Molecule: SAM riboswitch aptamer (S box leader)
Organism: Chitinophaga sp. CF118
RNA sequence: UUCUUAUCAAGAAAGACGGAGGGAAAUGGCCCUGCGAAGUCUUAGCAACCAUCCUGUUAUAACAAACAGGAAAGGUGCUACAUCCACCCGGUAAAAACCGGGAAAGAUAAGUC
Numbered sequence: 001u002u003c004u005u006a007u008c009a010a011g012a013a014a015g016a017c018g019g020a021g022g023g024a025a026a027u028g029g030c031c032c033u034g035c036g037a038a039g040u041c042u043u044a045g046c047a048a049c050c051a052u053c054c055u056g057u058u059a060u061a062a063c064a065a066a067c068a069g070g071a072a073a074g075g076u077g078c079u080a081c082a083u084c085c086a087c088c089c090g091g092u093a094a095a096a097a098c099c100g101g102g103a104a105a106g107a108u109a110a111g112u113c
Stems, first nucleotide, its partner, number of pairs: 003111006013043005021032003027086003044079003049075002052071007083105001087102006
């Protein structure tokens, strides 16, 4: 850096340094922020994608492999609100708006050029 697949429900923060921004990018809105943003470090926690182990089913000559469930926490990830809204479709509504679905873009994991 390209592409593919899965998920985007829920969950989980304190301290030190720092000193003005932050919620992915541009613009607008909305929100957080000197009662201290980003970032770095320490400690703690959440979750269970991959790896590990166990059980069951399918399968096999036996394996392998696939699927389902569980344990634990090694590799990642995450710890305001929510992938915040903007585009399309549908519903309610006089409207403002709200609800549901989708697209696009993005985040994370695993694989891959």